[in-house]
Predicted 3D model of a 101-nucleotide RNA (TPP riboswitch aptamer (THI element)) from Leucobacter exalbidus.
The model forms 100% of the base pairs in the Rfam consensus.
Its mean pLDDT, the model's own confidence on a scale to 100, is 75.
RNAcentral holds the sequence, with entries from Rfam.
Order: sequence, then C1' cells, then structure tokens
RNA sequence: CUCUGUGACACGGGGUGCCCGUCGCCGAAUGGCGGGCUGAGAUUACACCCGUCGAACCUGAUCUAGUUAGUACUAGCGAAGGGAUGUUAUAGAUGCGCACG
Repeated sequence: CUCUGUGACACGGGGUGCCCGUCGCCGAAUGGCGGGCUGAGAUUACACCCGUCGAACCUGAUCUAGUUAGUACUAGCGAAGGGAUGUUAUAGAUGCGCACG
C1' cells in the first nucleotide's frame, strides 16, 4: 500500500401488511377508533433495516406447498432478474512493495 472484521460520521436505498370488533333506524361503501397476529420495523418514526462479500427491498406473484381467524405467516421459487457509498478510527491478515539486520 492492499484486503478483511468492527465502530463512528455524513450521504443514500427500502418497507409499513393481515384479521376481528365498533362508530346517528336498517343495509352497503369509504373513513375514523380500539384490539389481535408475525416481525428489527406494520403510529411515515430521522424510528427500524440495508448500502455491491448487496434476501434491506422490488419483479416473478391474486405463484406453488403447508398452516391459519387471515391474499397475513413458514418454506420453495433463489446458483433467477434487478437493487443504494464515501471518509475516518481501530483490530487483524502477510497478499504486494521498500528499508534494516
């Protein structure tokens, strides 16, 4: 010098569903409110996650199988196709170069 891990700062990318109940006489739609499920995140929070060694996230997808109250959830799809970086500190590697013995 390079590479890797971790941290910090700045910048950037991303998602925000499903179900139940309730709201002027009955019903429907939309919306509001409350509760439940999974998860890091489902109150668009400067909160969470991710930034090329990229499954954060999108397409495929109203996909396939299972499960469930459930288009949620789990697995497949997935050696698929896309997808957003710089600086610095520290620890290590001995990969390259230089110097000394």